RNAcentral holds the sequence, with entries from ENA. Predicted 3D model of a 73-nucleotide RNA (transfer RNA) from Oribacterium sp. Its Rfam family is "tRNA". The family's RNA type in Rfam is transfer RNA. Its mean pLDDT, the model's own confidence on a scale to 100, is 81. The same sequence occurs in records of 2 taxa. The organism belongs to Oribacterium, within Bacteria.
RNA sequence: ACGUGGGUAACUCAACUGGCAGAGUGCCUCCCUUACAAGAAGGAAGCUAUGGGUUCGAGUCCCUUCCCGCGUA
Repeated sequence: ACGUGGGUAACUCAACUGGCAGAGUGCCUCCCUUACAAGAAGGAAGCUAUGGGUUCGAGUCCCUUCCCGCGUA
């Protein structure tokens, strides 16, 4: 340089063919316990890497830029 996969909650990852953004772990509150751990219940936390485009509607499609991995040279 070219090709290719990826960037979504603090972390690890989902989200089908474009139609209200979710789970686990962690965090907070509460229950349980003499207390801690484990366990049960509830809650907060996202302008979906950047900037544009298409569309009634974009995490998803198209373009641009940035970052990470893999391949070819």